A computed fold for an 88-nucleotide RNA from Candidatus Thiodictyon intracellulare, annotated as Glycine riboswitch aptamer. The model forms 90% of the base pairs in the Rfam consensus. Lineage of the source: Bacteria > Pseudomonadota > Gammaproteobacteria > Chromatiales > Thiodictyon. The prediction has a mean pLDDT of 79.
């Protein structure tokens, strides 16, 4: 220098202000309903020389349980910048 781990700072998208009902609060509020998103966080899954079986096997790929869908807060995979740490 690489590589992994943590933390600060910046950045960081998708998706109905539907539908019906309800209110003592009319509030983009609360219930149900049907449509959707995938970038927490869960779960699957391929290659993987040659016969059989069994384990192992990745994601920004599949599922959508969990989350989320009007701004805006949260939250956000991931990037990048410094900062400790641990290892070769």
């Nucleotide at each position: 220098a690489u590589g992994c781990c943590c933390c600060c700072u910046g950045g960081g998208a998708g998706a109905g202000a539907c539908c019906g009902g309800c209110c003592g609060u009319c509030g983009c509020g609360c219930c149900g309903g049907c449509g959707c998103c995938g970038a927490a966080g869960g779960c699957g899954c391929a290659a993987c020389a040659c016969c059989g079986c069994c384990c192992g096997a990745a994601a920004u790929c599949g599922c959508u349980c969990a989350g989320g869908c009007a701004c805006a807060c949260c939250g956000g995979a991931c990037c990048a910048c410094g900062g400790g740490g641990c290892u070769u």